[in-house]
RNA sequence: GGGCGUAUGGCUUAGUCAGGAUAUAGCACUGGCCUCCUAAGCCAGCGGUCGAGGGUUCAAAUCCCUCUACGCCCG
Numbered sequence: 001g002g003g004c005g006u007a008u009g010g011c012u013u014a015g016u017c018a019g020g021a022u023a024u025a026g027c028a029c030u031g032g033c034c035u036c037c038u039a040a041g042c043c044a045g046c047g048g049u050c051g052a053g054g055g056u057u058c059a060a061a062u063c064c065c066u067c068u069a070c071g072c073c074c075g
Base pairs, nucleotide, nucleotide: 001074002073003072004071005070006069007068010027011026012025020058029045030044031043032042033041051067052066053065054064055063
C1' cells in the first nucleotide's frame, strides 16, 4: 500500500440482510419488599440516541461516501 471483518448504556448483547413510528435484553448500579442480618428471590427506577463527519429520504443504528480505532489476511 491492497483486501476482509468488528465498533450499539459501566460490561455483554438483539436489531442492520429487506429503512418505519419511545433502540432490545441480561449483568451491574439505585430505591423498596422479604429476612434477625447478608445473599438469593420479587417490584420499581437509572443509564445509550448506535465509532466520527457528510449525503440520500417524509423517515437512517440500518442505504451511500469519507475518515478514525482495533483485529485478520496479502504484498